[in-house]
Molecule: SAM riboswitch aptamer (S box leader)
Organism: Pectinatus brassicae
RNA sequence: AACUCAUCAAGAGCAGCUGAGGGACUGGCCCUAUGACGCUGCGGCAACCAUGAUUUUAUUAUCAAACGGUGCUAAUUCCUUUAGGAUUAAUCCUAGAAGAUGAGAG
Numbered sequence: 001a002a003c004u005c006a007u008c009a010a011g012a013g014c015a016g017c018u019g020a021g022g023g024a025c026u027g028g029c030c031c032u033a034u035g036a037c038g039c040u041g042c043g044g045c046a047a048c049c050a051u052g053a054u055u056u057u058a059u060u061a062u063c064a065a066a067c068g069g070u071g072c073u074a075a076u077u078c079c080u081u082u083a084g085g086a087u088u089a090a091u092c093c094u095a096g097a098a099g100a101u102g103a104g105a106g
Stems, first nucleotide, its partner, number of pairs: 003104006013042005021031003027079002043073004048069002051064004077098001082095005
């Protein structure tokens, strides 16, 4: 690395450095020299693990805090790729695949 489980329609900035692409992939559609992406500093958002309390047959469930381990800080995971259904069409709904994050395993 492959594997298992859970979640993914909410939320969250400013400054400095750099200088051309970036948003995972396909096809779209967006962001971007009015400086994107990336890096650094100080913030912020969240609540997966850990922590505290209550609860449960059960580490089951609920609440609290945000010190610790993490993650995130444009757009629903931006939409979409496959299949099914609805639909005159446009389009909509559902389930997957893939991806991201956390925990476990390894």